[in-house]
Context: one part of a larger RNA
RNA sequence: ACCAACGAGUUAAUGUGUGUGGCAAGGUUAACUCCAAAUGGAGGAAGCCGUAGUGAAAGCAAGCGUUAAUUGCGCGUUUAGUCACACAUAUUAGACCCGAAACCAGGUGAGCUUACCAUGACCAAGAUGAACUUCGCCGAAAGGCGAAGGGAGGUCUGAACCUGUCUGCCGUGCAACACAGUAGGAUGAGUUGUGGUAAGGAGUGAAAAGCUAAUCGAACCUGGUAAUAGCUGGUUCUCCUCGAAAUAGCUUUAGGGCUAGCCUUCCCGACUAUCUUCCGGGGGUAGAGCACUGGAUGGAAUAGGAUGGUUUAUACCUACCUACUCCAACCAAACUCCGAAUACCGGAAGAAAAGAGGGAGGAGUCAGACUGUGGGGGCUAAGCUUCAUAGUCAAAAGGGGAACAGCCCAGAUCGUCAUCUAAGGUCCCAAAGUGAAAGCUAAGUGUUAUUAAAGGAAGUGCUUCCCCCUAAACAGGUAGGAGGUUUGCUUAGAAGUAGCAAUCCUUUAAAGAGUGUGUAACAACUCACUAUCCUAGGGGGAGUGCGCCGAAAAUAUUCGGGACUAAGCUUUCCACCGAAGAUACGGACUCUCUUUUAAGAGAGUGGUAGAGGAGUAUUCGUCAACGAGCGAAGUUUCGCUGUAAGGCGGAAUGGACGUUGGCGAAGUAAGAAUGUUGGU
Numbered sequence: 001a002c003c004a005a006c007g008a009g010u011u012a013a014u015g016u017g018u019g020u021g022g023c024a025a026g027g028u029u030a031a032c033u034c035c036a037a038a039u040g041g042a043g044g045a046a047g048c049c050g051u052a053g054u055g056a057a058a059g060c061a062a063g064c065g066u067u068a069a070u071u072g073c074g075c076g077u078u079u080a081g082u083c084a085c086a087c088a089u090a091u092u093a094g095a096c097c098c099g100a101a102a103c104c105a106g107g108u109g110a111g112c113u114u115a116c117c118a119u120g121a122c123c124a125a126g127a128u129g130a131a132c133u134u135c136g137c138c139g140a141a142a143g144g145c146g147a148a149g150g151g152a153g154g155u156c157u158g159a160a161c162c163u164g165u166c167u168g169c170c171g172u173g174c175a176a177c178a179c180a181g182u183a184g185g186a187u188g189a190g191u192u193g194u195g196g197u198a199a200g201g202a203g204u205g206a207a208a209a210g211c212u213a214a215u216c217g218a219a220c221c222u223g224g225u226a227a228u229a230g231c232u233g234g235u236u237c238u239c240c241u242c243g244a245a246a247u248a249g250c251u252u253u254a255g256g257g258c259u260a261g262c263c264u265u266c267c268c269g270a271c272u273a274u275c276u277u278c279c280g281g282g283g284g285u286a287g288a289g290c291a292c293u294g295g296a297u298g299g300a301a302u303a304g305g306a307u308g309g310u311u312u313a314u315a316c317c318u319a320c321c322u323a324c325u326c327c328a329a330c331c332a333a334a335c336u337c338c339g340a341a342u343a344c345c346g347g348a349a350g351a352a353a354a355g356a357g358g359g360a361g362g363a364g365u366c367a368g369a370c371u372g373u374g375g376g377g378g379c380u381a382a383g384c385u386u387c388a389u390a391g392u393c394a395a396a397a398g399g400g401g402a403a404c405a406g407c408c409c410a411g412a413u414c415g416u417c418a419u420c421u422a423a424g425g426u427c428c429c430a431a432a433g434u435g436a437a438a439g440c441u442a443a444g445u446g447u448u449a450u451u452a453a454a455g456g457a458a459g460u461g462c463u464u465c466c467c468c469c470u471a472a473a474c475a476g477g478u479a480g481g482a483g484g485u486u487u488g489c490u491u492a493g494a495a496g497u498a499g500c501a502a503u504c505c506u507u508u509a510a511a512g513a514g515u516g517u518g519u520a521a522c523a524a525c526u527c528a529c530u531a532u533c534c535u536a537g538g539g540g541g542a543g544u545g546c547g548c549c550g551a552a553a554a555u556a557u558u559c560g561g562g563a564c565u566a567a568g569c570u571u572u573c574c575a576c577c578g579a580a581g582a583u584a585c586g587g588a589c590u591c592u593c594u595u596u597u598a599a600g601a602g603a604g605u606g607g608u609a610g611a612g613g614a615g616u617a618u619u620c621g622u623c624a625a626c627g628a629g630c631g632a633a634g635u636u637u638c639g640c641u642g643u644a645a646g647g648c649g650g651a652a653u654g655g656a657c658g659u660u661g662g663c664g665a666a667g668u669a670a671g672a673a674u675g676u677u678g679g680u
Stems, first nucleotide, its partner, number of pairs: 001680006011093013026049003032043004053060002063075004096234002099231001103224006114198009123188001125157003128153001132149007161185003166181003200216001202212003237615006247260005261365002263362006274351008287338001288336002293332003297328004302323004308317003368393010398409003413587004418583003424577003427562003433574001435573006446564002455549002459546010476533005482506003487501003512527001516525002588605007616669001618666010634653008
């Protein structure tokens, strides 16, 4: 891992509700007794519930209480109960099943390990050389020096022995801590044998909460014990009807609970909810505005402040600042002189098909997700967070979106090799147009539901405005582009062309006191401007469509792909494809209505949690009826049949029990629980 078997809402008591039955102003027995031997019958009225309430009570009573007294007020009086069974649910019990870590009690452990006690054992070899002693020399002595002896030490090196430093190896191992190399101690607080002592809130501990038998921040075993678990997991057959919630309030509450909301079943039940239209309402949002409250820009006038100047002083002028008023233009969730659309409330009419409201039984839900819209928080970040509102998902399959819970279309009762459509599509993959018309794009832009900015550019289409032009524009060719003058100043120089000032006059078809290049300064070239040649349009601005650049990301180019110049973009039109949608035909079921009463009509039949209904199967009992060695159950296989759980039959195997109908009772259905046991 697979297979098989086992494996989870039970039982009792007491309430509540529904259904059925008995009796009924009554209902019913309990213990117990008797007959008796059956899952029996008879007795037993004590007790309980009901038939009367009210008051704290005494009490009174269809009334009572309240009060001094109630026209009042509160609770009553109009009658239906009770017992049993079934189901649902609640409470108390282990209470659907499995699961803690723990707590307490009584015991068992020191053959592991910790410490201690008693008694034994062990430590190759080498090094160092304390005290002390002796001898020699010196000294008056104390003593000193030297040599020899001596053999101290939690001394040194290093085996056994003890330890376990670092590295490797092992890491389904040789091993639930080993092995190899290396390392520390190795006469000591040393190591070790045997026997003994100390234990569970206790021991022991050179102290690490270490160790106390592979177990230690409280051992192990048994019991209390089915501890408790607001937590996780699991909870077994079928079909039918309806079908949620992820919100509010409170909560030592936030992943739990209670009440309400939303679901379901039953009863009662009324022109009730919903939608559309019309009528009547209040509002202060969007927008807008500046009349208030604040913010904020420019100007003018006035006043005040203030800098500087002139002035004897007064006064005047003035950079700047502030305030009021006026003009112009603005901003605001906590501004409003204004003010919608919607929404909400009330009324009327209509619509279709069902719901409103009240009571009772049963729930589940209290982690929501995304998308659009209106907001807050954040960075007008987030597949972010938090409200409101609508939708979808959740609990919804189908078609589209390449793929893709939350987007678009559309809500699956079943069948059909029928038809029409939605979104989306129609060159091929791949169903349907290589459809029609008019434009645009040249960038493979694009062919995306989903990206790109500021900025830049004789890309190109369209619209519009202005200017020049056959008296010749624009571009190009040829020629001219002069004189006063080297204007004045400045300067070493400044001559059109460093800079400053001025920017005139003349000759002209035209020519600046000069547009650039250039020189030290000149020179030289060029432009404006003019003539001529040529010839028909030229120049500039604004708006707009589609394109261009700007444009860098991580597995592998790419629109889903191929590929496409349309098979791209804009506008218009026709046709077609396209879903579990709609239609057609046939069948099933649910509900409502109708007496054509066995059919018809209408509406419906996605579904998690969950509520309700109807069934299938298993084991056993009972009553009745049956089958079976001419082959029961079981097993294998084939066929038929029922909406399903299932049922029936044939064949083979098997070799002794089994079935049907009614009723009853449950150890009553397995795929999941890191389920339990067994097998492979």